Predicted 3D model of a 98-nucleotide RNA (Glycine riboswitch aptamer) from uncultured Methylibium sp. NCBI's taxonomy places the organism under Bacteria, Pseudomonadati, Betaproteobacteria, Sphaerotilaceae, Methylibium. The coordinates come from a structure-prediction model, not an experiment, and the mean pLDDT is 80.
RNA sequence: UCACUGGAGAGUGGCCGUGUGGUUGGCGGCCCACCGAAGGGGCAAGCGGGUCGAGGUCCAGCCGACACCCGUCAAUCUCUCAGGUACCCGGACAGCGA
Repeated sequence: UCACUGGAGAGUGGCCGUGUGGUUGGCGGCCCACCGAAGGGGCAAGCGGGUCGAGGUCCAGCCGACACCCGUCAAUCUCUCAGGUACCCGGACAGCGA
């Protein structure tokens, strides 16, 4: 990477339009509520660099804690942009095989 299998969560929400003889479904728009496991954003320690400088010293040099700044940096954490909230589809991740 490919194939197969498993795979959670959250309104079958309301209104309008389309369509129809009418209704349901589908699709589209708007509104509210909610979910986190497509994707995406954010963050730790550590590491690197810089500033400052307690202290060490043969008081020259050199070393240099703490603190601060910048960079880098993870997730199943977090945000909820995107996506999703009956079934289907999708689905992080896992298993088996190649």

It matches the Rfam family "Glycine riboswitch aptamer". Its family is annotated with glycine biosynthetic process in the Gene Ontology.